[in-house]
Context: one part of a larger RNA
RNA sequence: GGACGAACGCUGGCGGCGUGCCUAACACAUGCAAGUCAAGGGGUAGCAAUACCACUGGCGCACGGGUGAGUAACGCGUAGAUAAUCUGCCCUUAUCCCUGACAUAACAUCGAGAAAUCGGUGCUAAUAUCAGAUGAGGUGGUAACAUCAAAGGCUUCGGCUGGAUAAGGAUGAGUCUGCGUCUGAUUAGCUAGUUGGCGGGAUAAAAGCCCACCAAGGCUACGAUCAGUAGCUGGUCUGAGAGGACGAUCAGCCACACUGGAACUGAGACACGGUCCAGACUCCUACGGGAGGCAGCAGUGAGGAAUAUUGGUCAAUGGGGGAAACCCUGAACCAGCGACGCCGCGUGCGGGAUGACGGAGCUUUGCUCUGUAAACCGCUGUCGGAGGGGAAGAAAAGCCGGGACGCCCGGCUGGGACUGUACCCUUAAAGGAAGGAUCGGCUAACUACGUGCCAGCAGCCGCGGUAAUACGUAGGAUCCAAGCGUUGUCC
Numbered sequence: 001g002g003a004c005g006a007a008c009g010c011u012g013g014c015g016g017c018g019u020g021c022c023u024a025a026c027a028c029a030u031g032c033a034a035g036u037c038a039a040g041g042g043g044u045a046g047c048a049a050u051a052c053c054a055c056u057g058g059c060g061c062a063c064g065g066g067u068g069a070g071u072a073a074c075g076c077g078u079a080g081a082u083a084a085u086c087u088g089c090c091c092u093u094a095u096c097c098c099u100g101a102c103a104u105a106a107c108a109u110c111g112a113g114a115a116a117u118c119g120g121u122g123c124u125a126a127u128a129u130c131a132g133a134u135g136a137g138g139u140g141g142u143a144a145c146a147u148c149a150a151a152g153g154c155u156u157c158g159g160c161u162g163g164a165u166a167a168g169g170a171u172g173a174g175u176c177u178g179c180g181u182c183u184g185a186u187u188a189g190c191u192a193g194u195u196g197g198c199g200g201g202a203u204a205a206a207a208g209c210c211c212a213c214c215a216a217g218g219c220u221a222c223g224a225u226c227a228g229u230a231g232c233u234g235g236u237c238u239g240a241g242a243g244g245a246c247g248a249u250c251a252g253c254c255a256c257a258c259u260g261g262a263a264c265u266g267a268g269a270c271a272c273g274g275u276c277c278a279g280a281c282u283c284c285u286a287c288g289g290g291a292g293g294c295a296g297c298a299g300u301g302a303g304g305a306a307u308a309u310u311g312g313u314c315a316a317u318g319g320g321g322g323a324a325a326c327c328c329u330g331a332a333c334c335a336g337c338g339a340c341g342c343c344g345c346g347u348g349c350g351g352g353a354u355g356a357c358g359g360a361g362c363u364u365u366g367c368u369c370u371g372u373a374a375a376c377c378g379c380u381g382u383c384g385g386a387g388g389g390g391a392a393g394a395a396a397a398g399c400c401g402g403g404a405c406g407c408c409c410g411g412c413u414g415g416g417a418c419u420g421u422a423c424c425c426u427u428a429a430a431g432g433a434a435g436g437a438u439c440g441g442c443u444a445a446c447u448a449c450g451u452g453c454c455a456g457c458a459g460c461c462g463c464g465g466u467a468a469u470a471c472g473u474a475g476g477a478u479c480c481a482a483g484c485g486u487u488g489u490c491c
Base pairs, nucleotide, nucleotide: 001491002490003489004488006487007486008485009484010483013345014344015343016342017341018340019338020337021303026301027300028299030298031297032296035059036058037057039056040055042053043052044051045050066256067255068254075181076180077179078178079177080176081175082174085173086172090169091168092167093166094165095164096163097162098132099131100130101129107122108121109120110119111118112117137148138147139146140145152161153160154159182228183227184226189219190218191217194216195215196214197213199211200210201209231253232252233251234250235246236245237244238243258279259278260277261276262275281292282291283290284289309335311334312333313332317331318329319328320327321326348379349378350377351376358370359369360368361367362366383432385427386426387425388424389423393418398412399411400410401409402408403407435480436479437478438477439476440461441460442459446475447474448473449472450471456463457462
């Protein structure tokens, strides 16, 4: 000198764009953050159409959002391997969708309980569940052969949609490998499923991943093991570069979800707002027993030098469900707060004295500085005030018409949280808008008074003990400017 997710002191007009718990992965009141549906049978209201309500069932809830505790590791980065693998929804291709059956929720009724919730009896459906058939095709097998499926709904009867199997694609994921990835030797030896083999088990999948048996190996001074620290990267800051330091925001990957452990469901989880067990903590209780998990968005307490609103909207973008209308979405887009940062603008401009008053200084009939400063005259109108106009961000969906008809074209209607915002016009009015630090040298800027090694200053050198340009005040000056200084950290 530059930089910062900064903090503190003094000061503070406006706007745009960013950014904001770095500390206690501390504890959390309250609200919201994941639902949705042309399958199904019911209930309630109604004459009906229909509407609403739970329930069974499907898809989703493994995405999106948060945090960085753990992790020195194939975790990450990079380059590869997978003939050792899986992949819902989507696309392409081919074939099939036949016949039956047992239940159960809702519901009705009875009951237990303070509650959470649970039990008995009775009824019923399905794209829920089960059995059989078929076997294009897949799997096993040299072959014969064995084995493995399904679900319907709507219909203008043309078809549309859905289901099953297989092959391929796309996407996503799993696993393995080479190389790279902080400090300490005041850590020198470490290792028994340990290293390898044969056989088996497990898995979507290779493998001591697991097990039985056999062998005695494997790593290490090119730093094993142990200890400390740490999420990694694209990047960010600095620097001429080489390098050094860092890893907020944004993007990719990983890990975690009160602490520890476990599996279930599923294409995918060992699952933040699922389940079970144990633990700590908090809450309810009729003492028998129950409920909970903000490292989602707001918000509260605590900690701290320190970090925001219990806001609006699904209008756009994106996601889930749905044929669609549409519903949901604290993702997202916006608004609010903070000079926290960067950038831009303003706080006026011109004239105005043989240079006012005041103040300060001095070489004191006076001179010098403040200083063209003020009044006054003329001008302008940014921001802010008042009045008026007023967007873009919007593509769709719906209806109508046409065509080469899963789609496209045209027309009409319709649709914005932000927002009556941005922006534009008119208008009054210099009016509402300047401070901070410094002035011995480094380092731009000097005098007076007070103080008297005191009070104090200080980044370094050093100032102060009676003439202090270094302390305090005043006048003046210098440098930055809605900021200026200080502190901390990095280069």
Small-subunit ribosomal RNA, 5' domain from Candidatus Kapaibacterium sp., 491 nucleotides, folded computationally. The prediction has a mean pLDDT of 84. Rfam family: Bacterial small subunit ribosomal RNA. Gene Ontology terms of the family: structural constituent of ribosome and ribosome. The sequence was found in a public genome assembly. The organism belongs to Kapaibacterium (SeqCode), within Bacteria.